[in-house]
RNA sequence: GAUAAAGGCAAACCUGUCGUGAGGCAGGGACGCAAAACCGUUGAGUCUGGGGACCGAAUUGACCAGAUAGUCUGGUUGCCGAA
Repeated sequence: GAUAAAGGCAAACCUGUCGUGAGGCAGGGACGCAAAACCGUUGAGUCUGGGGACCGAAUUGACCAGAUAGUCUGGUUGCCGAA
């Protein structure tokens, strides 16, 4: 970061499966992605569960445990080589 080349990944949704759940995994499928490759012991955001207070219910901090790398930031690695 190109009206280039060779490629790569795979959103939503569907099926199966694991989980209390957010969500993960496999297959199908492509919304898109120049890192949409890897890292949760860089820092946040959002979400889930537990529990506390109020206590009629709902809602909501601090606290504990999790999810999200296709939310951002940070770190590491990688293809091409026009401007």
Model confidence (mean pLDDT): 81 of 100. This is a predicted structure of an 83-nucleotide RNA (c-di-GMP-I riboswitch aptamer) from a soil metagenome. Its Rfam family is "c-di-GMP-I riboswitch aptamer". Rfam links the family to the GO term cyclic-di-GMP binding.